[in-house]
Annotation:
Predicted 3D model of a 71-nucleotide RNA (transfer RNA) from a Patescibacteria group bacterium. Rfam family: tRNA. Rfam classes the family as a transfer RNA.
RNA sequence: CGGGCUGUAGUAUAAUGGUAAUACACGCGCAUGGGGUGCGUGGGUCGAGAGUUCGAUUCUCUCCAGCCCGA
Numbered sequence: 001c002g003g004g005c006u007g008u009a010g011u012a013u014a015a016u017g018g019u020a021a022u023a024c025a026c027g028c029g030c031a032u033g034g035g036g037u038g039c040g041u042g043g044g045u046c047g048a049g050a051g052u053u054c055g056a057u058u059c060u061c062u063c064c065a066g067c068c069c070g071a
Stems, first nucleotide, its partner, number of pairs: 001070007010024004018054001026042006047063005
């Protein structure tokens, strides 16, 4: 320098254009004398910007970060 892949909650991952979800973690409550543990409940998330669309995590473009291949 060229090409490809990935980016979603604190962590790990779903969601093929129509209300962003699950597990663990975290807060609160209940059970226990207490801990562990179990159950219930709650908060928090689409890498940044633009475009297409009635509507974008999803499609397109640019940028950023990480990984891989080539030179």